RNA sequence: CAAGUAAAUCGCCUUAUCGCUGUCCUGAUGUAUUAGGAUGGAGGAAAGUCCGAACACCAUAGUGUAAUCAUAGUGGCUAACAGCCAUCCAUCGAGAGGUGAGGAAAAGUGCAACAGAAAGAAUGUACAGGUUAAGCUGUAGUGAAACCAGGUAAACUCUAUGUGGUGCAAUGUCAUGUAAACUAGUGCUUGAGCGUACACGCGCGAUGCUAGAGGGUAGGCAGCUAAAGUUUGCUGGCAACAGUAAACGUAGAUAAAUGAUAAGGGUUAAUGCUUUUAAAGCAUUAAUACAGGAUUCGGCUUAUAGAUUUGCUUAUGUA
Numbered sequence: 001c002a003a004g005u006a007a008a009u010c011g012c013c014u015u016a017u018c019g020c021u022g023u024c025c026u027g028a029u030g031u032a033u034u035a036g037g038a039u040g041g042a043g044g045a046a047a048g049u050c051c052g053a054a055c056a057c058c059a060u061a062g063u064g065u066a067a068u069c070a071u072a073g074u075g076g077c078u079a080a081c082a083g084c085c086a087u088c089c090a091u092c093g094a095g096a097g098g099u100g101a102g103g104a105a106a107a108g109u110g111c112a113a114c115a116g117a118a119a120g121a122a123u124g125u126a127c128a129g130g131u132u133a134a135g136c137u138g139u140a141g142u143g144a145a146a147c148c149a150g151g152u153a154a155a156c157u158c159u160a161u162g163u164g165g166u167g168c169a170a171u172g173u174c175a176u177g178u179a180a181a182c183u184a185g186u187g188c189u190u191g192a193g194c195g196u197a198c199a200c201g202c203g204c205g206a207u208g209c210u211a212g213a214g215g216g217u218a219g220g221c222a223g224c225u226a227a228a229g230u231u232u233g234c235u236g237g238c239a240a241c242a243g244u245a246a247a248c249g250u251a252g253a254u255a256a257a258u259g260a261u262a263a264g265g266g267u268u269a270a271u272g273c274u275u276u277u278a279a280a281g282c283a284u285u286a287a288u289a290c291a292g293g294a295u296u297c298g299g300c301u302u303a304u305a306g307a308u309u310u311g312c313u314u315a316u317g318u319a
Stems, first nucleotide, its partner, number of pairs: 001317001002314009012265007020041009043290001047301002050299005055167004062200004069162004073087005088102001089100004103158002108156002110152002125140005171222004182212005193204004229248008266288009
């Protein structure tokens, strides 16, 4: 230098004009709104809705018995996880490294095309040996697999461990308005019924409850952003990560805001020119990725034009 591998960062910039929106300040005002100023305004995946939680309600949530679903070598991290880290084994690679749905096949059931005589409660093709008789014995042949056959559980299953539901459209509160009305049955604390998967237990329960038919509402405010938060240093640890100190304080919309236009520049590619070659420079043209919140966070998966940095590997590498 080239190729590979692992990890990380950025992912367009500047100016001008006009425009949108949060907070604060100062006015005007018809209290509806409006003008000016200051200061903020998307992501590494905001996507998928796949997993786990915080939070809210059911709801006080115990004991036992199930169901469903999940996980599966060993150890650790975490609030938790099907996540992450390390390590053992297996496997791919020359290597750095990558991948693993990694317990059990004597608890049981199932599956294996074609070929082959026959694929397991199965079968006897060919040659040889042997017997009263006998695939009884050996070898060959077909096939991935052929003598009480092994393989397969990302087949059903079994084992071990674990496992509530619904979700910010949760939930709470205010205003407005209607129908505490009607029909049938039943009940009123000696309790009908409802809730909890079921049983016991527990809780609620009387203008109640069950069933039917029907009426009104869809508005405002809160939840709503200080987070299991981020960055840096030190200590411990192989690491994931933990502790500690300091600093920072990062959209909060509600039909849903962060944009439009113009000029110049950056990056990439192609073509041409200059130059001793490469490199670099100049000119022209084209392109400038994936893509946008809505309760919040930790993960996984998928998409992604390009640029930069660091570690490691090297086949018979090149100079």
Notes
The RNA shown here (Bacterial RNase P class A) has 319 nucleotides and comes from uncultured Psychroserpens sp. The organism belongs to Psychroserpens, within Bacteria. Of the family's consensus pairs, 98% are formed in the model. Its Rfam family is "Bacterial RNase P class A". By type it is a ribozyme. Its mean pLDDT, the model's own confidence on a scale to 100, is 76.